[in-house]
RNA sequence: CGCUGGCGGCAUGCUUAACACAUGCAAGUCGAACGGCAGCACGAUCUAGCUUGCUAGAUUGGUGGCGAGUGGCGAACGGGUGAGUAAUGCGCAGGAAUAUGCCCUGAGGCGGGGGAUAACCUGAGGAAACUCAGGCUAAUACCGCAUAAUUUCUAAGGAACAAAGCUGGGGACCGUAAGGCCUGGCACCUUGGGAUUAGCCUGCGUCCGAUUAGCUAGUUGGUAGGGUAAAGGCCUACCAAGGCGACGAUCGGUAGCUGGUCUGAGAGGAUGAUCAGCCACACUGGGACUGAGACACGGCCCAGACUCCUACGGGAGGCAGCAGUGGGCAAUAUUGGACAAUGGGCGAAAGCCUGAUCCAGCAAUGCCGCGUGUGUGAAGAAGGCUCUAGGGUUGUAAAGCACUUUCAGUUGGGAGGAAAAGUGUACGGUUAAGAGCUGUAUAAGUGGACGUUACCCACAGAAGAAGCACCGGCUAACUCCGUGCCAGCAGCCGCGGUAAUACGGAGGGUGCAAGCGUUAAUCGGAAUUACUGGGCGUAAAGGGUGCGUAGGUGGUUAGUUAAGUUAUCUGUGAAAUUCCUGGGCUUAACCUGGGCAUGUCAGGUAAUACUGCUAGACUCGAGUACAGGAGAGGGUAGUGGAAUUUCCGGUGUAGCGGUGAAAUGCGUAGAGAUCGGAAGGAACACCAGUGGCGAAGGCGGCUCUCUGGACCAAUACUGACGCUGAGGUGCGAAAGCGUGGGUAGCAAACGGGAUUAGAUACCCCGGUAGUCCACUCCGUAAACGAUGUCAACUAACUGUUGGGCGGGUUCUACCUCUUAGUAGCGUAGCUAACGCGGUAAGUUGACCGCCUGGGGAGUACGGCCGCAAGGCUAAAACUCAAAUGAAUUGACGGGGGCCCGCACAAGCGGUGGAGCAUGUGGUUUAAUUCGAUGCAACGCGAAAAACCUUACCUGCCCUUGACAUGUAGCGAACUUUCCAGAGAUGGAUUGGUGCCUUCGGGAACGCUAACACAGGUGCUGCAUGGCUGUCGUCAGCUCGUGUCGUGAGAUGUUGGGUUAAGUCCCGUAACGAGCGCAACCCUUAUCCUUAGUUACCAGCACGUAAUGGUGGGGACUCUAGGACACUGCCGGUGAUAAACCGGAGGAAGGUGGGGACGACGUCAAGUCAUCAUGGCCCUUAUGGGCAGGGCUACACACGUGCUACAAGGGCCGGUACAGAGGGUUGCCAACCCGCGAGGGGGAGCUAAUCCCAGAAAACCGGUCGUAGUCCGGAUUGGAGUCUGCAACUCGACUCCAUGAAGUCGGAAUCGCUAGUAAUCGCGGAUCAGCAUGCCGCGGUGAAUACGUUCCCGGGCCUUGUACACACGCCCGUCACACCAUGGGAGUGGGCUGCACCAGAAGUAGAUAGUCUAACCUUC
Repeated sequence: CGCUGGCGGCAUGCUUAACACAUGCAAGUCGAACGGCAGCACGAUCUAGCUUGCUAGAUUGGUGGCGAGUGGCGAACGGGUGAGUAAUGCGCAGGAAUAUGCCCUGAGGCGGGGGAUAACCUGAGGAAACUCAGGCUAAUACCGCAUAAUUUCUAAGGAACAAAGCUGGGGACCGUAAGGCCUGGCACCUUGGGAUUAGCCUGCGUCCGAUUAGCUAGUUGGUAGGGUAAAGGCCUACCAAGGCGACGAUCGGUAGCUGGUCUGAGAGGAUGAUCAGCCACACUGGGACUGAGACACGGCCCAGACUCCUACGGGAGGCAGCAGUGGGCAAUAUUGGACAAUGGGCGAAAGCCUGAUCCAGCAAUGCCGCGUGUGUGAAGAAGGCUCUAGGGUUGUAAAGCACUUUCAGUUGGGAGGAAAAGUGUACGGUUAAGAGCUGUAUAAGUGGACGUUACCCACAGAAGAAGCACCGGCUAACUCCGUGCCAGCAGCCGCGGUAAUACGGAGGGUGCAAGCGUUAAUCGGAAUUACUGGGCGUAAAGGGUGCGUAGGUGGUUAGUUAAGUUAUCUGUGAAAUUCCUGGGCUUAACCUGGGCAUGUCAGGUAAUACUGCUAGACUCGAGUACAGGAGAGGGUAGUGGAAUUUCCGGUGUAGCGGUGAAAUGCGUAGAGAUCGGAAGGAACACCAGUGGCGAAGGCGGCUCUCUGGACCAAUACUGACGCUGAGGUGCGAAAGCGUGGGUAGCAAACGGGAUUAGAUACCCCGGUAGUCCACUCCGUAAACGAUGUCAACUAACUGUUGGGCGGGUUCUACCUCUUAGUAGCGUAGCUAACGCGGUAAGUUGACCGCCUGGGGAGUACGGCCGCAAGGCUAAAACUCAAAUGAAUUGACGGGGGCCCGCACAAGCGGUGGAGCAUGUGGUUUAAUUCGAUGCAACGCGAAAAACCUUACCUGCCCUUGACAUGUAGCGAACUUUCCAGAGAUGGAUUGGUGCCUUCGGGAACGCUAACACAGGUGCUGCAUGGCUGUCGUCAGCUCGUGUCGUGAGAUGUUGGGUUAAGUCCCGUAACGAGCGCAACCCUUAUCCUUAGUUACCAGCACGUAAUGGUGGGGACUCUAGGACACUGCCGGUGAUAAACCGGAGGAAGGUGGGGACGACGUCAAGUCAUCAUGGCCCUUAUGGGCAGGGCUACACACGUGCUACAAGGGCCGGUACAGAGGGUUGCCAACCCGCGAGGGGGAGCUAAUCCCAGAAAACCGGUCGUAGUCCGGAUUGGAGUCUGCAACUCGACUCCAUGAAGUCGGAAUCGCUAGUAAUCGCGGAUCAGCAUGCCGCGGUGAAUACGUUCCCGGGCCUUGUACACACGCCCGUCACACCAUGGGAGUGGGCUGCACCAGAAGUAGAUAGUCUAACCUUC
């Protein structure tokens, strides 16, 4: 803040504007200090009215009292706020140089005088506030004097300083009758002590920033003086030059501090409301006065801002007191009651005052308690929601029945908070006495804001009292409807694009409950700043590397000391809070008694192991000396050869050079090549090596010289001298800068040539800085082992470099051991993993540096350094939800290896060009219905669009419907004819009475009526089932158990062979298994026995012109059933395996050929129009019927085909040989007619019997002769045939005539490896008719394959990856606008340092003028 809201108790309530404030109140009191009397009351006196007395007036301080005034005390407390303050503060512990009203307790006093002044009166000024002048008066006001125990000062002699009275009572005495006097109380003066309070000082603690590193002249100290209550540079003079600071001074920012509070296991972190302690402040700044105390919240003065009044001259004010107002804000209350209690001020007291306080009011703001009912109640009511329609759920919930009455309501009763003080009486003490005072006892009465109190009794009735959030996961709780990336949700992940448990509503549920949710904030979780308790090879993070200062840390041994440390005691650490334990409210919250606890605390005592201090000793750490050998360690000087280039000369001729290919370039003016000579600069081949040296950068020809370090061996010496190292200071590749040299080669920039879309690049030809030297500078690198330095400890093994002991060797070589380096592998251990592993990234110690999500950014600003370039130090705004490391599985690669496929290659034939057919796109149209769209749509769904089909369009009609089920009624069903109409349909009309029966009726069918319903080729294939395509007939895809790994995962499935194959063999932390492969199935090739009809016919017989035509035959073909092939056999190769190669036999040989068969999955692939189906939509229409039209359109584009372009051919004639099918609404023979399509005809066949049915190419012969033809057949005209209700849109075929394009097809692209391609015909489904398509069948029948480099696709292994929708992802620059931040010529404001000008009030001093009673002063 939103929604909601019953009661009570206890708390709390402007976190913002220390912004401004109207109004009221918040500090007064004392008459027992004083003069008095304005107002009130009483009394007295007088007068008047008038009469027992009342009323009125006047007088009177006489009394109670008291406005204003003088005086005293208080007002410095209480209350508020947190602006300032990072220390003049606070907290804890201490200290000495102080003051302290009232209070307590001591000591000593309180004598005697004086002059004024308010009030008041009179007058004056002013609008007011107020002021002035004159006059009168009092004191506990003021001032001398006296006294001075104490006090103060002192030169130690002495000197100085006080005071006030008021009141109660009283016997004697005195008296002007007031009193004196005495006495009590209070007050007063001086002073000691105490208590309390306050001031001052010290130590320690107390936020952030170093992009704040130096600050400081009263500064630090001393002496003297002043000043203060008091120490002190607090102030002044003089002297000295100090003081503070990396243990963070100074400066900047922020902030009141604490007890405590919240959180946390604790350590910590955050915070400082209420309550309590301290501080600071009071409109802002300054200042003092008074006073015991203030530099004063409700006092004064000045300045400023603001507000108000005004007569414009001048005045007044300060809510950060309590209420309240405006304003600000997300936001915080009543202009309440009472002094009854507690406390405070004054007072002798009564008492007065007290917005302190106690109470009440408002607010669910918090904490705590209570209630909104309890029991029973299944017909599991109604209603709601849901549903698989049966039910489930709401739900014992409700109703009903039986009870109770807390709280609220009404009536009545009713504690405690009250004890004192005062008054009366009695008795003590004090006194001479009494009173007072004081003490005790007693009595009566008064005093309650809260308050209609708490509490108790009674009454009535379930009566008056439940909401909020959530329900995808985290996180307890699920369904329906609506919506359709819209509306919306969301703390994070994320929901929503038509089936949303996430949006909105509903039902149900969950959680909490008079509250619930949200927002903001803090801590926690976060070991995510790591003290407890983190890290730095690759995630952020080791400084480039040495030396070394401060600091930190430090070997062995025996003493000293006692700082650290440990123990104990004392003091303190306020109370409250927290905790423990009691008590009081009915309980609790709350209140309260007691206790514990709380610390880097202070002081004392003790201990002495460890650390420290101090003074000794030691030798192992560290170092020094002496003997050696190794080394590109560094500096300087000299010197050498090879090579490049240039120059000179000779020989010699046309190219050279360069590249992927070229060109620029050089060359006939003689290059390149080659020979000789010369010059000059730079770098040092081989040796050379995970070889050496150095701190790192780095160091390489040879010699001389100077010089650093390390190593080794044996002794001697020093005696902890060590390690690390913030700052600091050296060194520090390359590039670069400055000055001067040098310049052979190379080579940024630059020029030219290429490449390219471009090419400011890669390639080529040139070429300047530079590279080199000297002297400076720079100070950075992937300055890397991405691994700081030092020390100790912790398995083995191997190589290599330097040194050494020993063994061995004639001399080498070699071996064992050891030490210092440098490498490899590896145990334990570590690690997120990778990996590291005595050279640790293991186990420890010491010290330094560095890190804290990515980007912004190693950037800006500031500072330092630099000649510059730039370097070092180093942010924030803003923005993202990630960025990163290592490893895993895939996918991908113009990565690698192995392998396969008509994938390429080798061939044959096509497509793309022509005409036509067919499909698609597009366009057109009333409609051209719909779907399929890379491969994997396009002769596809469609195995047949003239009507029908048909879903489309136009028109005409129907509405329970063309179709299903149920109800009721009528009628058998059905049928004939006519009329209208395009038809659907409408009207009229004829015949017919069937079947079963228990006689009620029933079954089928038709009509009518009403309602449930039908119907939809309407949408969603991205809601689905089923079916299908594709990768791909590719060889793969997985599981169980085990093992390995923190895990994802791996292994198995990888490897060696082999295969068509994850096929098989071997090996193997794997062993097995499943789905796939293969096989089993069908067909084909060979054979066999059996069986022979419709099939067959060799031999025998009959018969014919001829034919298995007939008898007959089971020989052959065929039909059907079996057999056969398994690497079985032989040889070789191979691991003796698997297997491969060759061979034999065989019809067939290594899956013989073909087919069916398609793993896990991919493509949200295709299909809601085969079918089924969720949801949605239509319901006199998106359903149904009918007629006609359309699906057949046609500038065009594409796919798939047919026919061709011809001679391997066309045409004519003749002659052969198939297979597989189909047939009764059918196939249709013979024969006749027609040129033909066909017609007539009618035999046979329900088919191994009959028919379709002539196969064609081929073969033989003839003709044509390379031409737009005797090729080709489109198109068109005419004439016909057939099917069909009907061939106009829109069928097929025949004949005659016509005779287009086309002469082999650009880029590109397809199929095919053998009975295949090519070519030739035949059949079938659909079908009335319609085939160049589709599905089958046989005939003829090739060519080629070296091979796997390349293209495409695929499989296995491996590698890289910042890809995982998996080639994706993604980077940089520019233009414009805007946001944030920074810079910016400047401009305005704020804070601050230093210097200066002016300067209020005020304090102190000096001086001058003026005034002045008491005093000096009897002037």